[in-house]
RNA sequence: GCCGGGGUAGCUCAGUUGGUUAGAGCGCUGCUCUCAUAUGGCAGAGGUCGUGGGUUCGAAACCCACCCUCGGCA
Numbered sequence: 001g002c003c004g005g006g007g008u009a010g011c012u013c014a015g016u017u018g019g020u021u022a023g024a025g026c027g028c029u030g031c032u033c034u035c036a037u038a039u040g041g042c043a044g045a046g047g048u049c050g051u052g053g054g055u056u057c058g059a060a061a062c063c064c065a066c067c068c069u070c071g072g073c074a
Stems, first nucleotide, its partner, number of pairs: 001073007010026004019057001028044005050066005
């Protein structure tokens, strides 16, 4: 340099023939339980969906460029 995968919550990831609310598990906070801790139960907070443009009535999703990362070829 070329080709391909990935980038969504603190971590690991789901979510697609574009549409009704952006989610799960773990973690975190509060409450409950206990003499206390842990476990369990209930509730809650936390996201500009890598960045910037474009298409569209509507984009996490489609198109373009770029950035980061993993693998392959040279």
Overview:
The RNA shown here (transfer RNA) has 74 nucleotides and comes from a Nanobdellota archaeon. It matches the Rfam family "tRNA".